[in-house]
RNA sequence: GCGCCAGUGGUCUAGUGGUUAAGACCCGAGCCUUCCAAGCUCGUGACCCGGGUUCGAAUCCCGGCUGGCGCA
Numbered sequence: 001g002c003g004c005c006a007g008u009g010g011u012c013u014a015g016u017g018g019u020u021a022a023g024a025c026c027c028g029a030g031c032c033u034u035c036c037a038a039g040c041u042c043g044u045g046a047c048c049c050g051g052g053u054u055c056g057a058a059u060c061c062c063g064g065c066u067g068g069c070g071c072a
Stems, first nucleotide, its partner, number of pairs: 001071007010025004018055001027043005048064005
């Protein structure tokens, strides 16, 4: 330099055009407990950036950035 793949809360993943962006862990509050842990209930928090297509984009297209793999 070229090609391929990926980017979604603090972490890991689901969601492939319209449905409340879903689940687990973490964190916070409450219940329970003599206290802690565990357990139960509730809550906070996310679509890498820009542009395009579309009535409508996390999702499709283009460019960029970051990471991984391969070739030279």